[in-house]
RNA sequence: UGCCUGUAGAGGCAAACUGCCCGAAAGGGCAGGACGCAAAACCAGCGGCCUACGUCUUGAUAUGGGAUAUGGCGGCAGGGUUGCCGGG
Repeated sequence: UGCCUGUAGAGGCAAACUGCCCGAAAGGGCAGGACGCAAAACCAGCGGCCUACGUCUUGAUAUGGGAUAUGGCGGCAGGGUUGCCGGG
């Protein structure tokens, strides 16, 4: 340095839920809180999933149905980049 690996220490992140705020929603930010995590760090222009303000469409005219990402999820998996400690 590369690959494989996870069992101790240090340090780190923080699900559900709660409060406040942002957002049409999905969801996000901050604080509390820990279910978990060795990449639960960064990348959304691949796949998947969520939402549908607007737009298009339908239409029996209604607070209706359908389509749509330009909005999101990296704690859905793959991929790219970077990276702590121990062991091989």